The prediction has a mean pLDDT of 82. This is a predicted structure of a 496-nucleotide part of an RNA (large-subunit ribosomal RNA, domain I) from a Rickettsiales bacterium.
[in-house]
Context: one part of a larger RNA
RNA sequence: GGCAUUCGGUGGAUGCCUUGGCACAUAAAGGCGAUGAAGGACGUAAUACGUUGCGAUAAGCUCCGGGGAGCUGCGAAUAAGCUUUGAUCCGGAGAUUUCCGAAUGGGAAAACCCAAUUGCUUCGGCAAUUAUCAUAUACUGAAUUCAUAGGUAUAUGAGGCAAACCUGGUGAACUGAAAUAUCUAAUUAGCCAGAGGAAAAGAAAUCAACCGAGACUCCGCUAGUAGUGACGAGCGAACGCGGACCAGGCCAGUGGUAAUUUUGUAAUAACUGGAACUGUUUGGAAAAGCAGGCCAAAGUGGGUGAUAGCCCCGUACAGGUAAAAAACAUUAUUAUCCUCGAGUAGAACGGGACACGUGAAAUCUUGUUUGAAUAUGGGAGGACCACCUUCCAAGCCUAAGUACUCUUAUGUGACCGAUAGUGAACUAGUACCGUGAGGGAAAGGUGAAAAGUACCCCGAUAAGGGGAAUGAAAUAGUACCUGAAACCGAAUGCUU
Numbered sequence: 001g002g003c004a005u006u007c008g009g010u011g012g013a014u015g016c017c018u019u020g021g022c023a024c025a026u027a028a029a030g031g032c033g034a035u036g037a038a039g040g041a042c043g044u045a046a047u048a049c050g051u052u053g054c055g056a057u058a059a060g061c062u063c064c065g066g067g068g069a070g071c072u073g074c075g076a077a078u079a080a081g082c083u084u085u086g087a088u089c090c091g092g093a094g095a096u097u098u099c100c101g102a103a104u105g106g107g108a109a110a111a112c113c114c115a116a117u118u119g120c121u122u123c124g125g126c127a128a129u130u131a132u133c134a135u136a137u138a139c140u141g142a143a144u145u146c147a148u149a150g151g152u153a154u155a156u157g158a159g160g161c162a163a164a165c166c167u168g169g170u171g172a173a174c175u176g177a178a179a180u181a182u183c184u185a186a187u188u189a190g191c192c193a194g195a196g197g198a199a200a201a202g203a204a205a206u207c208a209a210c211c212g213a214g215a216c217u218c219c220g221c222u223a224g225u226a227g228u229g230a231c232g233a234g235c236g237a238a239c240g241c242g243g244a245c246c247a248g249g250c251c252a253g254u255g256g257u258a259a260u261u262u263u264g265u266a267a268u269a270a271c272u273g274g275a276a277c278u279g280u281u282u283g284g285a286a287a288a289g290c291a292g293g294c295c296a297a298a299g300u301g302g303g304u305g306a307u308a309g310c311c312c313c314g315u316a317c318a319g320g321u322a323a324a325a326a327a328c329a330u331u332a333u334u335a336u337c338c339u340c341g342a343g344u345a346g347a348a349c350g351g352g353a354c355a356c357g358u359g360a361a362a363u364c365u366u367g368u369u370u371g372a373a374u375a376u377g378g379g380a381g382g383a384c385c386a387c388c389u390u391c392c393a394a395g396c397c398u399a400a401g402u403a404c405u406c407u408u409a410u411g412u413g414a415c416c417g418a419u420a421g422u423g424a425a426c427u428a429g430u431a432c433c434g435u436g437a438g439g440g441a442a443a444g445g446u447g448a449a450a451a452g453u454a455c456c457c458c459g460a461u462a463a464g465g466g467g468a469a470u471g472a473a474a475u476a477g478u479a480c481c482u483g484a485a486a487c488c489g490a491a492u493g494c495u496u
Stems, first nucleotide, its partner, number of pairs: 001495009015481001016445002020416002022413007029405002031161002039100003042055003046078002049075003061094006070082003105114003115130006132158009165196001166194005176183001180230001206213002217244005227235002248397003251341001255337006263329003271319003277292005293310002295299001301313003346370008356382001377392005432439002452480001455467004
């Protein structure tokens, strides 16, 4: 030096666990905001920091209801207090709510600076108001006589934020076509505007085919069919059938819709009651074994020193619930809809949408130019014409079935179990990086209970260790469950 065995160190795999996630189902809710939001800054406790709560009334104030012995949130303790004259806590209704932020008195480098007017005043100050736009009303009022523009005041409304879903406007490229220009991607992404709990659409100037159907929306077929297409890549219906759901109304009125309102009805909070087990053995501990019982409208689940229907919380079941708000029915009031639809239908030119790329191209839409008829009329039936059939445009409203989930409640899982599952089970959008937009971690587990090692010794009044003590266990000692491998060592054996 090598090999082997044993014992250690290091390391943190594995096993077990779960406070956290993920997905879905059912129901609720589907908005908040000038009565100042979302989101923040700064404060606020006896005590440093973080977090949670709150706002100079600052881990809180008032009232009502519940509840019944402890409490002063958490990391995390000590002090000082509160509480059966009912605290803490839970539900409901209020008060307060600094500064920034649409931010709105003016300004500004967000959380700051500087005002004016009015009222009150203890003369220190305090309170309120003062943005812009739109609409309405009133008063004023230029060039310029009337007027108009403009100005002022008052009232009402708006503004901003928010996950997806929805409607409209605008609108790419990569890509595919094995190149590329029409085409595709795609009427997508992005951007803008707007609305609702859904939105949109909607009661035939619709289809059909000589039979008939009877608003709209969504789903399964029809069907990758008919078509369309540098007939390439691709795009791609309808009629009809089967389902979901069903609802029709109005144009001057005995109406529809919406808002407000009267009365009534049934529910809704915290919360309350809620059955039934003992002995013995092992053990640190019984819920385990053994023995004998009991309840069950309750043997879902969780906890308790190992695995508990009967120990605890619960569960089935039963009860309770003020006010406000909401639901349904009902009463009244108001608003809105507005006499059947003309610069419309149609035409020409140029576009767009229709599965349909201009095509034989109907249908819908409209930028320009034009331009009818009036139910004895008009539209459509895929150029166009005739016959036939069918419907009545150019006015308005309309639930359900459908889409989505920032959010709440309950439940479920051949979903994950700490390199997984959210980026985040922990001080996580934190630490850290970047001028910035932005990027973005690692990090869970003592024990049943801290009982977290009094006291002694070595050491530097250390670190660390040896005794002692606790504990079932300390090779469970906070660098803490288990503790693999790489890697490092010690002892022993063999060997060079």